[in-house]
RNA sequence: UGAGUCGGACGGGUGACCGCGGUUCGACGGCCUCACGGCCGAUCGAGUCGAGGAAGGUCGGGGCUCCACAGGGCAGGGUGCUGGCUAGCGGCCAGUCGGGGCGACCCGCAGGAAAGUGCCACAGAGAACAGACCGCCGAUGGCCGAGAGGCACAGGCAAGGGUGAAACGGUGCGGCAAGAGCGCACCAGCGCCCGGGGUGACCCGGGCGGCUCGGUAAACCCCACCCGGAGCAAGGCCGAACAGGGCAGGGCGACCCGCCCGUGUGCCUCCUCGGAGGCACGGAACCCAGGUAGGCCGCGUAGAUGGAUGGUCACCCCGCCGCUCCGGCGGCGGACAGAACCCCGCCUAUAGGCCGACUCACCGU
Numbered sequence: 001u002g003a004g005u006c007g008g009a010c011g012g013g014u015g016a017c018c019g020c021g022g023u024u025c026g027a028c029g030g031c032c033u034c035a036c037g038g039c040c041g042a043u044c045g046a047g048u049c050g051a052g053g054a055a056g057g058u059c060g061g062g063g064c065u066c067c068a069c070a071g072g073g074c075a076g077g078g079u080g081c082u083g084g085c086u087a088g089c090g091g092c093c094a095g096u097c098g099g100g101g102c103g104a105c106c107c108g109c110a111g112g113a114a115a116g117u118g119c120c121a122c123a124g125a126g127a128a129c130a131g132a133c134c135g136c137c138g139a140u141g142g143c144c145g146a147g148a149g150g151c152a153c154a155g156g157c158a159a160g161g162g163u164g165a166a167a168c169g170g171u172g173c174g175g176c177a178a179g180a181g182c183g184c185a186c187c188a189g190c191g192c193c194c195g196g197g198g199u200g201a202c203c204c205g206g207g208c209g210g211c212u213c214g215g216u217a218a219a220c221c222c223c224a225c226c227c228g229g230a231g232c233a234a235g236g237c238c239g240a241a242c243a244g245g246g247c248a249g250g251g252c253g254a255c256c257c258g259c260c261c262g263u264g265u266g267c268c269u270c271c272u273c274g275g276a277g278g279c280a281c282g283g284a285a286c287c288c289a290g291g292u293a294g295g296c297c298g299c300g301u302a303g304a305u306g307g308a309u310g311g312u313c314a315c316c317c318c319g320c321c322g323c324u325c326c327g328g329c330g331g332c333g334g335a336c337a338g339a340a341c342c343c344c345g346c347c348u349a350u351a352g353g354c355c356g357a358c359u360c361a362c363c364g365u
Base pairs, nucleotide, nucleotide: 001361002360003359004358005357006356007355008354010352012316013315014314015313016312017311018310020050021049022048023047024046025045026044027043028041029040030039031038032037052336056347057346059345060344061343062342063341064231065230066229067228076227077226078225079224080223081095082094083093084092085091096110097108098107099106100105111222112221116220117219118216119215120214133161134160135157136156137155140154141153142151143150144149169187170186171185172184173183174182188212189211190209191208192207193206194205195204196203197202235297236296237295238294245288246287249261250260251259252258253257264281265280266279267278268277269276270275271274317334318333319332320331321330322329323328
């Protein structure tokens, strides 16, 4: 100098004017009250506060609210290497293993396929305790031949060819009629055992066993752990008008209990003459209850329920383009997006420049 990797922070600044929402105070207006005062507001003024790194997607978890719920199991769903952090998570940090990159570093839905079942297109003879299509042999047994040997068959063979993503370890030597872990050496894998390191996943080393066993669990399944449902339109309180319902009770304060409001009409019976009891009918109101409209709370030092958080101008900053007398001048542009119960995460979008650490290549000293 060029090319890259990872992490962090920012994501326009200042001023003037105009405007919007919340809130406090004051004014004004309305209502209630004897008054003090209180409540309300499409009003006015002043003060003060007023979006984000993702407010987004609504994917995971939690708070909060209502409903359900003895305990255990089944079913169903989710998660899935190890250790730690966390209220919790499918999150974060550190590591292990596998894969990619020369490297910094990046990626991984990373338990079990040797518990069982299923599936493996096309091609191919054969796709999983395999398979004779081409091929090799034909030792043994049969025939011919003096013999070497030849012929045909039964049969043997997984070495070679061919198909395929994948064909039941690889190389070599021995062995054999030809072959083959059939035997042996080395290598690779697997299982078991031992030693060492690590909390652990796992790593390093040694020995034994011819054990050679394909893939797929984002197929069923097995193993371990976790899991009630719905969501702020949750939910709680107050509560008209009209209609409908009710009939003797209701309300307030409370320790016993006290106070207040209401308790209709007709008939019958009884008596202490004003009450008690029974039956029937009725359903007024300024009585009672539920509940609708509506209001308030939930709701936050932004905070609504048609949803505010903005606009213009000037100067500055950054980028690009043009002109230039190299001092500058002019023009254009400055993203993604925008709270709605709150919080912790994840994912996605994002113009532009900034800071830090590191890697590779080339050049110079």
Molecule: Bacterial RNase P class A
Organism: Actinomycetota bacterium